[in-house]
This is a predicted structure of a 72-nucleotide RNA.
The prediction has a mean pLDDT of 83.
RNA sequence: GCACCGCUUAUGCGAAAGCAUAAGCGCUAUAGACGAAAGUCUAUAGCGGAUUACCGAAAGGUGAUCCGGUGC
Numbered sequence: 001g002c003a004c005c006g007c008u009u010a011u012g013c014g015a016a017a018g019c020a021u022a023a024g025c026g027c028u029a030u031a032g033a034c035g036a037a038a039g040u041c042u043a044u045a046g047c048g049g050a051u052u053a054c055c056g057a058a059a060g061g062u063g064a065u066c067c068g069g070u071g072c
């Protein structure tokens, strides 16, 4: 420099990054329950490094830059 990837743990596959499954953590939305309120709990769905532009009700999506990991 190029390509791929980005929460944690376990198992399987893989040369590695990683992928799949399961559990957990966090965020958002919806519904229900409890509560005077603030809020808490449960269920379902989506998402997971940082910054930024645009889009989106939000979580986020896309692009760019940066950080980190693996291969060449």
Base pairs, nucleotide, nucleotide: 001072002071003070004069005068006067007024008023009022010021011020012019013018025048026047027046028045029044030043031042032041033040034039049066050065051064052063053062054061055060